Predicted 3D model of a 71-nucleotide RNA (transfer RNA) from a Candidatus Woesearchaeota archaeon. NCBI's taxonomy places the organism under Archaea, Nanobdellati, Candidatus Woesearchaeota. Its Rfam family is "tRNA". From the family's description: Transfer RNA (tRNA) molecules are approximately 80 nucleotides in length. It is annotated as a transfer RNA.
RNA sequence: GCGUCCGUGGUUGAAUGGUACAAUGCGGCCUUCCCAAGGCUGAGGCCCGGGUUCGAUUCCCGGUGGACGCA
Numbered sequence: 001g002c003g004u005c006c007g008u009g010g011u012u013g014a015a016u017g018g019u020a021c022a023a024u025g026c027g028g029c030c031u032u033c034c035c036a037a038g039g040c041u042g043a044g045g046c047c048c049g050g051g052u053u054c055g056a057u058u059c060c061c062g063g064u065g066g067a068c069g070c071a
Base pairs, nucleotide, nucleotide: 001070002069003068004067005066006065007064010024011023012022013021018054026042027041028040029039030038047063048062049061050060051059
């Protein structure tokens, strides 16, 4: 330099056009003599810019970060 794949709450993964879901972690409450476990509840996310579309996390283009391969 070229190619392929991947960027989603603190972490790990799903969702692939129609209000983004779960596990774990975190805050509050209940339970308990205390802790753990359990129950209820809350906060927290689509890498950035543009395009297509009535509507984009999803499709297209560019950028950027990472992994792998070729040179």